[in-house]
A computed fold for a 410-nucleotide RNA from an Alphaproteobacteria bacterium, annotated as Bacterial RNase P class A.
Parts: sequence; structure tokens; C1' cells
RNA sequence: UCAGGCGGCCGGAUGGCUACGCCCGCACAAUGGGGAAACCCGUGCGGGUGAGGAAAGUCCGGGCUCCAUGGAAAGACGGUGCCGGGUAACGCCCGGCGGGGGCGACCCCCGAGACAGUGCCACAGAAAGCAAACCGCCUUGCCGCCGUCCGGGCAACCGGCCGGCCGCGGGGUAAGGGUGAAAGGGUGCGGUAAGAGCGCACCGCGCGCCUGGUAACAGGAGCGGCACGGUAAACCUCACCGGGAGCAAGACCGAAUAGGGACGGUGCGUCCGCUUCGGCGGACAGGCGGCUUUCCGCGCUACCGUCCGGGUAGGUCGCGCGAGGCGGCGGGCGACCGCCGUCCCAGAUGAAUGGCCAUCCCCGCCCUUCGGGGCGCGGACAGAACCCGGCUUACAGGCCGCCUGACCUU
Repeated sequence: UCAGGCGGCCGGAUGGCUACGCCCGCACAAUGGGGAAACCCGUGCGGGUGAGGAAAGUCCGGGCUCCAUGGAAAGACGGUGCCGGGUAACGCCCGGCGGGGGCGACCCCCGAGACAGUGCCACAGAAAGCAAACCGCCUUGCCGCCGUCCGGGCAACCGGCCGGCCGCGGGGUAAGGGUGAAAGGGUGCGGUAAGAGCGCACCGCGCGCCUGGUAACAGGAGCGGCACGGUAAACCUCACCGGGAGCAAGACCGAAUAGGGACGGUGCGUCCGCUUCGGCGGACAGGCGGCUUUCCGCGCUACCGUCCGGGUAGGUCGCGCGAGGCGGCGGGCGACCGCCGUCCCAGAUGAAUGGCCAUCCCCGCCCUUCGGGGCGCGGACAGAACCCGGCUUACAGGCCGCCUGACCUU
């Protein structure tokens, strides 16, 4: 200088004008205003404070609240799943282990159990689970053909040994081919009729042992010719965890109207029963309601007043001191933890946190006399709603630190 890897941070600055939410102070307004009540507060001036790294998705874990619950264990259901640590907790984070990729810094993926049992393994293929034999390879029997040689014959030809080929059949084999995601270890040498862990060496695998490590696991020597395929995001087994609902939680205050209850007054057809003679209950009739009407069936049973209780609208609280921020010191590889100091930092509820201007910063474009100048409806993603810890997703532009590789210079 170039090319990369990882981690952290910022996310426009300052000033002015003008709006908005909340809080505080002062002044004015009162016998105040709104409202049934609960409860709420106007105007002016001054001061303070006012979004995020994700406030988002609402995926996971907690606090808090209410409901449920006598205790323990087991079962069902759901979740998590290498090991160790962190944490209030987690499916999060840190450190490590195992597999894969990269020259490297580093990155990526998965992670209990398949000798407890059951199931499944499509298509293709001969065979897919106590393996199988299509082609091929080897061997053998028979038929046929060809060739060398030998014997016989004048010759055509006949017979025989050996070798080769074609076809049919028996046996051996699992090297090779072919199918498949997967075919019962791999490479090499020996061996064999051809082959084969058949034998041997190395690698792999299994078993127990030793060493290191808290552990996952790693390493070593030995034994075993190799048996035991895959699939648990199939059932299942094992270990651990888990009550339910959520601030529209929940607590308090609390109308109007409708409905419920108590009391009083007025009114009230027939029949039956009871009666403390006030009335009460039942049946029928009548009335009313829903239906366009009729029938059946259903529901209600008058009016007025006072009071009580529950709930709704509405109001207040919950609601901002917290697993809190910042700084320092100490412990730890780290996540994180401890101590000390310091700070108080949004609380709306049709829901505030905005707009304009100036200067500067950054970005893009244009011009340039390289000093600079001009233009821009350029400055991302996005807006708290009970709170906190994570994860995931979105994001213009920029800054810092550590590390790796290549080249150059000294």
C1' cells in the first nucleotide's frame, strides 16, 4: 500500500422564533367554573423536563397483579436436550468439546439414547434387514463347430488327445459392472480355479484397561477379523423444567336508563286452596310483547312514590427508585460479580416530544482561476403506553480498536 476477519460505538451540532405534553413556583380569578356524584381545572409570567438502538415483531424468560390450589409422589400434556459456567430466569450469554470449510485471522452446521421395544426405508434395483445373485469371473456335464497333433484309409473321410468358441444345465464367488440416499468396513500385499478378513500391515470400528481433564472428550498400549445399516423434526426411552390469565391485570369512587329487592299509597275479572282476615298462592279469562295476518305455543302482568344493593358509562389509583444509569477500584480468559462514589432520567390516554430560519457538519451533483463557489422537497430505520433481561427483524451515513494474508521499504 492492497485484500480480508472480528469486536465496539455514534446515529447530526449550536443558536433564535413559534407550537405541544407533564411537573414546580409566583400573580390574577372566586361566594369560581364543569359534573348527579366521584373527580377535574382557567389565564399570564418564569423555571425544569420530554423516545429508541431498535421504542418494532410479540418469539422466549422474569417482576408485578388477580384467579385457582391442604402436602408429597406418580401419571397425562407441553417444553428443553454435548460439557462446564453466568444469571432473578431463559430456548439467552460466555468458555470449552465434537464435525466441516478457509493459506490464515476466523467462519458455518448439528449435538441425550438406534445392543429397551415397535414402526418405516418410496422410485430404481437380482437383493433394503435373521441379506441377495442380473451382468460378469471361475469350474464342471452334455450337444455342436473350428484348429494343431497322432492313428487308420488310395481318397472322400473316420477315431482320439489337447486348445478355443457358441448354446443349454449344475456348482463356486462377491473382486468388477449396473441400481439406489444407503448394498454387511477402506487401501495395499499375499493367497486362490476365480474370489473372499481367507491371512498379514496400516487406517477405521467395537470392547474393556491406563493416563490427562471438574466434565464433554482427548491420547496411549492391548484384545477382537468386523459382528451391531439408516431414521427419534416416527412412536418411544431417559434426565431436567413447567398451575391459569394478563395493566382492557387489578384496587377504590360511582350516575342516567333498564332490570332486582324492601316498604307505603292507589287500583284489581272468575274459580279453587290457605289465612293471623291485612292478604298470599294456583288455574282460567283479559291485556301487552315479538310475527304481515290467523291458529297453536312462548314471555310479561297495573300505576305512583321513597329507600337499598350489584353492575355499566365516567373518574381516581396502579404509573415511574429500578435485577437502574455513569465513573473509579478489585476479582474472573470471559459472560459476569463485588465494593465505593455520584445522578434522578418521559409518563400521555384520541394519545405530547413538532415546525420554520441561520451558521456549521456529512452526502450527492455541477462549476472552478484549485483558493473555493453554487444547487438539493438530500441526512436512514423508525414513535414509548405496566416494567425489566434476551432473541429476531429494519437501518442513510460515519467513527474507533484488535487481528490475518500478500507485496514494498528500512
Notes:
A source record names the gene rnpB. The RNAcentral record of the sequence draws on ENA. It matches the Rfam family "Bacterial RNase P class A". It is annotated as a ribozyme.